[in-house]
Context: one part of a larger RNA
Molecule: large-subunit ribosomal RNA, domain II
Organism: Patescibacteria group bacterium
């Protein structure tokens, strides 16, 4: 893994609330007695004690009242006025619901203390023993020759040290490898230190738990060690995880405020259930009337702030000018105009919303007790914060999801439609589609786009193309083309080297004409040259500028092969506008059926309560409440089945909404059931559950 069994809110005691039952002339007894019983139940006494018959205040006290404010008062007197709390209805069982204290739903620590137990492993000590192949180097010391004045010195040869040397045995355990359900809970293989020494080793033997040994690593103290190990304290605690078992009907949240050594825990409110009072001047919608008020907008009348001018003041320090003296500008300050700007500005100022009256709907939703969960919230709008970032944040309203299933959106909790009691091969319709996957239109009419735009994107950018609108030019000839001219003073004048229309400043006149600029762009080293503006001809009908809107077009680079329409595809099967049709959900009708709560009426019937029929409304649900059932185990009562075959098992068939029940057939081989009561070791799929088979 998988099937089988076993596994979680219990008992006691107090407390409170609801139900029920006694008894109210208040109730109740405990412990103990006493009767009584084969055990066991039971019954009678036991009035101690509880609880209830007065409350009020911190008390003192007063006292059906009390206490505190206050007002009178000379007053700590009385009284007056307000305010709080009182002005009794109980008591004792039973059964439930919570809370308390206990282990208190079950399961899980890591730890803490205490008493034992351990030095057969392993640290150090202690007694006693025992082990170290070979090989190598050759220290002191001595001897014999030499040399020396000596103190030594050389040179042989003798000796044999050493935490020496190499290297078995023995100790170790360096480096890679293998092995990692190993051969092994630390091995194996190569391949490495030590190897006469602080060695190494057997047998006895001491020292330990806040203690012991430690050449110290917080090592090692029996495969445990920053406090062993075993049992007790123990079912330690765990605001945390995980798990908590049968079935139908009803209602149904919350993810907030406050406090909090609190922030993933809790108390109290709020939201939920469930009971119950009151029946109207309650509550909740909506209208309509009446008030509250400073947000959105708006304004600048206050407060500040901001850009422009003009006026006045000032002008140390900066800049022009001046020898200076000063003058003068920009700067700074007021005023005043103009335009502006604000969460902490307001001369003004809305929807909404909040409070109260009325009307009108609904009806108990108010409200009172008891009794749960939430206290991580998400996303979507619209407002606030951020950077009109965040699948950001905190707040606000609202909605959805959470706890909501069904139809669209290709897919998709939060969008859009719309709230699923059950069965139906019936019908209408919501968003949302209606060529084909794919149900419904290749539907009408009028336009639009040519980009596959549709079916991703911004600033900006364009003789794309449709509408629309304004100005101008034009048969006395427009535009666009061609063909002519396009001049003279004159090289304007400064400047320059040069400046001749065309570096650059300053002027921009006259003239002759059809018409021609002191020049509009190339060009020249400066002239030259070529061209525009203007002009006349040629041609013969519309030009030419602008502004406004639809639809396009550029802007437009990415990497999973295609993938930026769900696909094919598409010129409509895109877009806009209208308009008819039809499709389409668990939405809503239709037909049949089942709860459920309510009202009537009928049976049954003292009553309560049950069944019935009719109408009227409702049955999405997670934590959670609340009701009503099924089944397991045993006990009591009454009745019953069983070798003609009980339980129990397999497989069939019937019934009930279920949870289940009954029935037959085999199998099995001895004990079960039914009805009506009481009692719970009462229901399993999950707890990396526990045993046990496979």
């Nucleotide at each position: 893994g998988c099937c089988g069994g076993c596994g979680a809110g219990u008992u006691c005691g107090g407390g409170u609330c609801a139900g029920u039952c006694g008894c109210u002339u208040g109730g109740u007894u405990a412990a103990g007695g006493c009767c009584g019983u084969u055990c066991a139940a039971g019954g009678c006494c036991g009035g101690a004690g509880c609880c209830g018959u007065a409350g009020g205040g911190a008390a003192a006290c007063c006292g059906a009242a009390u206490u505190g404010g206050u007002c009178u008062g000379a007053a700590a007197a009385g009284g007056g006025c307000c305010a709080a709390u009182u002005u009794u209805u109980g008591u004792g069982g039973c059964u439930g619901g919570c809370c308390c204290g206990a282990g208190a739903c079950c399961c899980g620590a890591a730890g803490c203390c205490a008493g034992a137990c351990g030095a057969u492993c392993u640290a150090c000590c202690c007694g006693u023993g025992g082990c170290c192949a070979g090989g190598g180097u050759g220290a002191a010391u001595u001897c014999a020759g030499g040399c020396g004045a000596a103190a030594g010195c050389c040179u042989g040869a003798a000796g044999a040290a050493g935490g020496c040397c190499c290297g078995a045995a023995c100790c170790c355990g360096u480096g890679g490898g293998u092995g990692u359900c190993g051969c092994a809970a630390u091995a194996c293989c190569c391949u490495g230190g030590g190897a006469u020494g602080a060695g190494c080793u057997g047998c006895g033997g001491g020292u330990a738990g806040g203690a012991g040994u430690g050449a110290a690593a917080a090592g090692c103290u029996u495969a445990u060690c920053g406090c062993g190990u075993c049992u007790g304290g123990g079912a330690a605690u765990a605001g945390c995880u995980g798990g908590u078992u049968c079935u139908c009907c009803c209602c149904g949240a919350a993810a907030u405020a406050g406090c909090u050594u609190u922030a993933g825990g809790g108390c109290u409110a709020g939201c939920g259930g469930g009971u119950g009072u009151c029946a109207a001047u309650a509550g909740u919608a909506u209208u309509c009337u009446g008030g509250c008020g400073g947000u959105a907008g708006a304004g600048c009348a206050c407060u500040g702030a901001u850009g422009a001018g003009u006026u006045a003041g000032u002008a140390a320090a900066g800049g022009c000018c001046g020898a200076a003296a000063g003058g003068u500008c920009a700067g700074c300050u007021a005023a005043c105009u103009c335009a502006u700007c604000a969460a902490a500005c307001u001369c003004c100022g809305a929807a909404u919303g909040c409070c109260a009256g009325a009307a009108u709907a609904c009806g108990u939703u108010c409200c009172a007790c008891c009794u749960a969960g939430u206290c991580a919230g998400u996303c979507u709008a619209u407002g606030g914060g951020g950077a009109u970032a965040a699948g950001c944040u905190c707040c606000a309203u609202a909605g959805a999801c959470a706890a909501g299933a069904g139809g669209g959106g290709a897919a998709c909790a939060a969008c859009c439609c719309a709230g699923a009691c059950c069965a139906c091969c019936a019908g209408c319709u919501a968003a949302g589609g209606c060529c084909c996957c794919u149900a419904a239109a290749u539907u009408g009419u009028a336009g639009c786009u040519a980009a596959g735009u549709a079916g991703g994107a911004a600033a900006g950018g364009a003789a794309g193309u449709c509408u629309u609108c304004c100005u101008c030019c034009u048969a006395u000839g427009a535009c666009a083309a061609c063909c002519a001219g396009g001049a003279g003073g004159u090289u304007g004048g400064c400047u320059u080297a040069g400046a001749a229309g065309c570096a650059g400043c300053c002027a921009u006149c006259c003239u002759u004409u059809a018409a021609a600029a002191a020049g509009u762009g190339c060009g020249u080293a400066a002239c030259a040259g070529c061209u525009u503006a203007c002009u006349g001809g040629u041609c013969g009908a519309g030009g030419a500028g602008g502004a406004a809107g639809g639809c396009g077009c550029c802007g437009a680079a990415a990497c999973a092969u295609u993938u930026a329409c769900g696909g094919g595809u598409u010129u409509a099967a895109g877009c806009u506008a209208c308009a008819u049709g039809c499709c389409g959900a668990a939405g809503c009708u239709g037909u049949g059926g089942u709860c459920c709560u309510g009202a009537u009426u009928c049976u049954u019937c003292a009553a309560a309560a049950a069944g019935a029929a009719u109408c009227a409304g409702g049955a999405g649900g997670u934590a959670g409440g609340g009701g009503a059932g099924c089944a397991u185990u045993u006990c009591c009562c009454a009745c019953g089945c069983g070798a003609u075959g009980a339980a129990g098992a397999u497989c069939c068939u019937u019934c009930g909404u279920a949870a289940g029940a009954a029935g037959g057939a085999u199998u099995g081989g001895a004990g079960c059931g039914u009805g009506g009561g009481g009692a719970a070791g009462a229901g399993a799929g999950a707890a990396u559950g526990c045993c046990g088979g496979c």